[in-house]
């Protein structure tokens, strides 16, 4: 040096044939339950969809480049 895969909430992931309000689980809070703590039940808040740029009316999705993190070859 040359392929390839992966980067989405605090964490672990889905969503890939562009357009539904961007989602689940666990954690955080809030409240119901309980004598009380846990567990359970209902709720809320938490996101520049890895950065840039490009096609598009319209990008998390698609092209490109760059970072990172994995892997394979020489």
């Nucleotide at each position: 040096g040359c392929c390839c895969c992966g980067u989405u909430a605090g964490c672990u992931c889905a969503g890939g044939u562009g357009g539904c309000c961007a989602g689940a689980g666990c954690a955080u809070c809030c409240g119901c339950c309980u004598u009380g703590u846990a567990a359970g039940c209902g709720g809320a808040g938490g996101g520049u969809c890895a950065a840039c740029a490009g096609u598009u009316c319209g990008a998390a999705u698609c092209u490109g480049u760059u970072a990172c993190g994995g892997g394979g070859c020489u």